[in-house]
The RNA shown here (transfer RNA) has 71 nucleotides and comes from Parcubacteria group bacterium M10-OD1-1. It matches the Rfam family "tRNA". The family's RNA type in Rfam is transfer RNA. Its mean pLDDT, the model's own confidence on a scale to 100, is 81.
């Protein structure tokens, strides 16, 4: 340089053109003599920009980061 892949709460991961879930973690509460555990509840995310579309996390383009292959 060329080709391919991945990017989703703090972490790990699911998802699909129409509301973004789950687990752990974090906050609050119940319980307990106090803790732990358990249970309830809350907070929090689609890498950036542009396009298509009534509607984009999803499709297209580009950029960025990372990974793999290759001259």
């Nucleotide at each position: 340089g060329c080709g391919g892949g991945u990017g989703u709460c703090g972490u790990a991961u699911a998802g699909u053109g129409g509301c973004a879930g789950u687990a752990c973690a974090g906050g609050a509460g119940u319980c307990u003599c106090c803790a732990a555990a358990a249970c309830u509840u809350c907070u929090a995310a689609c890498g950036g920009g542009g396009g298509u579309u009534c509607g984009a996390u999803u499709c297209c383009c580009u950029c960025c980061a990372c990974c793999c292959g290759u001259g």